[in-house]
Transfer RNA from Chrysemys picta bellii, 74 nucleotides, folded computationally. A source record names the gene tRNA-Thr-AGT-8-1. Rfam family: tRNA. By type it is a transfer RNA.
RNA sequence: GGGACCAUAGCUUAGCUGGCUAAAGCACCUGUCUAGUAAACAGGAGAUCCUGGGUUCAAUGCCCAGGGGUGCCU
Repeated sequence: GGGACCAUAGCUUAGCUGGCUAAAGCACCUGUCUAGUAAACAGGAGAUCCUGGGUUCAAUGCCCAGGGGUGCCU
């Protein structure tokens, strides 16, 4: 220098043939239980889906550019 792939909650992931203002596990918070802790059970908070633009009635999902990460080729 060329090309490929990846990014969604604190962490790990689902969703990505466009359509319920996004789902689950762990972690966190509250309660029940316990002498107390853990476990179990019940409930709760937490995401502008990397950034900007475009297409569309509508974008996490499509297109373009930028920044970041991981292999490959030279």